[in-house]
Context: one part of a larger RNA
RNA sequence: UGCAUCUGGUGGAUGCCUUGGCGAUCACAGGCGAUGAAGGACGUGUAAGCCUGCGAAAAGCUUCGGGGAGCUGGCAAUAGAGCGAUGAUCCGGAGAUGUCCGAAUGGGGAAACCCACCUAGCAAUAGGUACUCCUUGCUGAACACAUAGGCAAGGUAGAGCGAACGCGGAGAACUGAAACAUCUAAGUACCCGCAGGAACAGAAAUCAACCGAGAUUCCGUCAGUAGUGGCGAGCGAACGCGGAACAGCCUGUACGUGUUAUGGAUUGUGUUAGUGGAAGGCUCUGGAAAUGGCCGCCAUAGUGGGUGAUAGCCCCGUACACGAAAACGCAUUCCAAGGACUAGGCGUACGACAAGUAGGGCGGGACACGCGAAAUCCUGUCUGAAGAUGGGGGGACCAUCCUCCAAGGCUAAAUACUCGUGAUCGACCGAUAGUGAACCAGUACCGUGAGGGAAAGGCGAAAAGAACCCCGGGAGGGGAGUGAAAUAGAACCUGAAACCGGAUGCAU
Numbered sequence: 001u002g003c004a005u006c007u008g009g010u011g012g013a014u015g016c017c018u019u020g021g022c023g024a025u026c027a028c029a030g031g032c033g034a035u036g037a038a039g040g041a042c043g044u045g046u047a048a049g050c051c052u053g054c055g056a057a058a059a060g061c062u063u064c065g066g067g068g069a070g071c072u073g074g075c076a077a078u079a080g081a082g083c084g085a086u087g088a089u090c091c092g093g094a095g096a097u098g099u100c101c102g103a104a105u106g107g108g109g110a111a112a113c114c115c116a117c118c119u120a121g122c123a124a125u126a127g128g129u130a131c132u133c134c135u136u137g138c139u140g141a142a143c144a145c146a147u148a149g150g151c152a153a154g155g156u157a158g159a160g161c162g163a164a165c166g167c168g169g170a171g172a173a174c175u176g177a178a179a180c181a182u183c184u185a186a187g188u189a190c191c192c193g194c195a196g197g198a199a200c201a202g203a204a205a206u207c208a209a210c211c212g213a214g215a216u217u218c219c220g221u222c223a224g225u226a227g228u229g230g231c232g233a234g235c236g237a238a239c240g241c242g243g244a245a246c247a248g249c250c251u252g253u254a255c256g257u258g259u260u261a262u263g264g265a266u267u268g269u270g271u272u273a274g275u276g277g278a279a280g281g282c283u284c285u286g287g288a289a290a291u292g293g294c295c296g297c298c299a300u301a302g303u304g305g306g307u308g309a310u311a312g313c314c315c316c317g318u319a320c321a322c323g324a325a326a327a328c329g330c331a332u333u334c335c336a337a338g339g340a341c342u343a344g345g346c347g348u349a350c351g352a353c354a355a356g357u358a359g360g361g362c363g364g365g366a367c368a369c370g371c372g373a374a375a376u377c378c379u380g381u382c383u384g385a386a387g388a389u390g391g392g393g394g395g396a397c398c399a400u401c402c403u404c405c406a407a408g409g410c411u412a413a414a415u416a417c418u419c420g421u422g423a424u425c426g427a428c429c430g431a432u433a434g435u436g437a438a439c440c441a442g443u444a445c446c447g448u449g450a451g452g453g454a455a456a457g458g459c460g461a462a463a464a465g466a467a468c469c470c471c472g473g474g475a476g477g478g479g480a481g482u483g484a485a486a487u488a489g490a491a492c493c494u495g496a497a498a499c500c501g502g503a504u505g506c507a508u
Stems, first nucleotide, its partner, number of pairs: 001507009015493001016458002020429002022426007029418002031161002039101003042055003046079001049075003061095006070083003106115003116129005131158002133155007165196001166194004176183001180230001206213002217244005227235002248410003252350006262336004267331006274322003280295004296313002298302001304316003359383008369395001390405005445452002465492001468479004
């Protein structure tokens, strides 16, 4: 030095575990905000920091319920000071307080800061003072009346935020075409506006085909068909049929009739705390019994979790049954007012029934349809009818025939989505996985900034976390002690390999 065996160190794979994720199903909710939101800054505790809660009334205040013995949130103990059967802590309803910034709104501003005025008050302090819109009032030019303008009061009006879904406006390129220009990607991404719990659409100037159907939306099919297309790449219907869900309506004037909203009450039901809730002992092994053995019991409850190993009967629960002072949702029934405003119902009478519109020319766009034989729809521009004896459509166009009535408006459900709440589930993951984040993570850290973005879980049943002694400056270790175990000792479950030692044997 090598090989082998044994024994260690280092290291943190593997196994097991799960507080966290991921994906679903059902139900709820689908908004919050000038009564100041979302999100923050700074404070707030007996005690320094961070998290959580809260706001100078500051881990809280008042009140009404629940609950019933301990309590003063977590990391996180200790000490101190207190509270509690005159019912605390805790849980739920309602209310009060709620600094400063933030739409931020008195003015300013480099967010959490600076500087004001008015009113009330001795003061402390409290309230008001942005803009736009609407309503009302006062005033009031050029210019006589007027109007514009100015001022004031009133408004639970708007403003900002929010994950996706929706409608509208505006609108790429990479890419594909094996290059590329029409085309495609795609009306996609991105941007903007506006809204709702859904939105949009919607009661035929629709289809159909000589038979007929009868608003819209969504799903299946028709069908990758008919078509369209440098007839390339590609794009791609409709009729019809089967389903889901179904709902139809409104308009001016006059007269008549007398209903609803909305509010109040009532009852029921649900939500926001909760309550009751069956049934097991002995024994063996073991540190520990829930395992094994023996003999029982309950079950509308043998889902699940915990307990020193695997528990229907130990604990929490579960099936089932019950419960609300207060607030809210939904529904039932009853009451109030046609006297004024707003919005309607019914009956009668008389009216009205949509014009720079339909259509046309030119240029574009949308229709599955790229200008094509190109109908249909929208319109930038120029034009421009008819008036139900009328008009539109039936894929150039004409006739016949059929069918409908544009140029006003409203409309639930079936459909889309999930920031969120509750319950339940998984041939989903199990710490290099699963969210970036199981852990104080959008943190530390990086970047001027937009932005990028980690690593990091596990002692034990219980801290019983090693008193005391010894070596040492300490770190660390040796005894002692705890524990079932300490090669479970906090650098803590298991503890692979690489890598580094020690011992023994053999070889050199």
A computed fold for a 508-nucleotide part of an RNA from Pseudogulbenkiania sp. MAI-1, annotated as large-subunit ribosomal RNA, domain I. The source organism's lineage runs through Bacteria, Pseudomonadati, Betaproteobacteria, Chromobacteriaceae and Pseudogulbenkiania. It matches the Rfam family "Bacterial large subunit ribosomal RNA". The full RNA is in RNAcentral, with records from SILVA.